[in-house]
Molecule: transfer RNA
Organism: Candidatus Saccharimonadota bacterium
């Protein structure tokens, strides 16, 4: 070079094409405590990019960029 597979919070994974894109851990804050741990409470925080289709796209197409596995 070609093929095929992937990409959503920091970090592991969810979302029939359709509510406000969810949860766990991490963190931050609180509330317990002498203090810390632990638990319970709230918060922070994401769909690689760029176009198309559709009334509606993380889901479907079609570049492009990363990763990855195959083949010569």
């Nucleotide at each position: 070079g070609c093929a095929c597979c992937u990409g959503u919070a920091g970090u592991u994974c969810a979302a029939c094409g359709g509510a406000u894109a969810g949860a766990a851990c991490a963190c931050u804050g609180g509330u317990u405590u002498c203090c810390g741990g632990a638990a319970c409470c709230a918060g922070c925080a994401a769909u690689g990019u760029c176009g198309g289709u559709u009334c509606g796209a993380u889901u479907c197409c079609g570049g492009u960029c990363g990763g990855g596995u195959g083949u010569a």